Lysine riboswitch aptamer, 183 nucleotides, folded computationally. It matches the Rfam family "Lysine riboswitch aptamer". Gene Ontology term of the family: lysine biosynthetic process.
[in-house]
RNA sequence: GGGUGGGGUAGAGGCGCGAUAUUUAAUAGUAGCUAUAUGGAGGACGGAAUCCAUUGAAGUAUAGCAAAAGGAACUAUCGCCGAAGCUUUAGAAACCAAAAUCUAUUGCUGGGACUAUACCCAACAGGUAUAGAACUGUCAUCACGGUAUUUGCUCGGUACUGUGAUGGAGAGCUAUCUCACUA
Numbered sequence: 001g002g003g004u005g006g007g008g009u010a011g012a013g014g015c016g017c018g019a020u021a022u023u024u025a026a027u028a029g030u031a032g033c034u035a036u037a038u039g040g041a042g043g044a045c046g047g048a049a050u051c052c053a054u055u056g057a058a059g060u061a062u063a064g065c066a067a068a069a070g071g072a073a074c075u076a077u078c079g080c081c082g083a084a085g086c087u088u089u090a091g092a093a094a095c096c097a098a099a100a101u102c103u104a105u106u107g108c109u110g111g112g113a114c115u116a117u118a119c120c121c122a123a124c125a126g127g128u129a130u131a132g133a134a135c136u137g138u139c140a141u142c143a144c145g146g147u148a149u150u151u152g153c154u155c156g157g158u159a160c161u162g163u164g165a166u167g168g169a170g171a172g173c174u175a176u177c178u179c180a181c182u183a
Base pairs, nucleotide, nucleotide: 002182003181004180005179006178007177008176009175010174011173014081016080017079018078019077020076021075023073024072032065033064034063035062036061037060038059042052043051044050046096047095084109085108086107089104090103091102092101110136111135114132115131116130117129118128119127120126138168139167140166141165142164143163144162145161146160147159148158149157150156
């Protein structure tokens, strides 16, 4: 120096990923609140407890006031390149159940965009799944070239690289350091 395996560090992909903040659209003139009229026993709240209610509950109509969460977009900042997203299961709050959220965890996805269908969603936004046809990064194999090197020259070998085809997956790829084994 080579090969195989393990570990560390750094790095690349690009309409790249996420968080936070301002703003915006939508949610929505909806929920809710107030007044009046009506209504006539329920309501907050699915259950328990508790509270409100015939000194008038829910509902309905009219008028006035009038949101928010979750989801999305732009911009800025920050953190990043399993970034992260979706998903399975379990746990967490004054009691039980459920939703959302958080934590751990299972599985899938290299990346973003597009089309169709289904589901989630207030939504024709967005997300996920499946299918389709391309693009793109990377690696492997094959084919055809280029450059450099080896050689006196060619062939051949080696390194890098271009094009095309096929295939793979992020548990990947590139660079570097290190450990173990090996001829």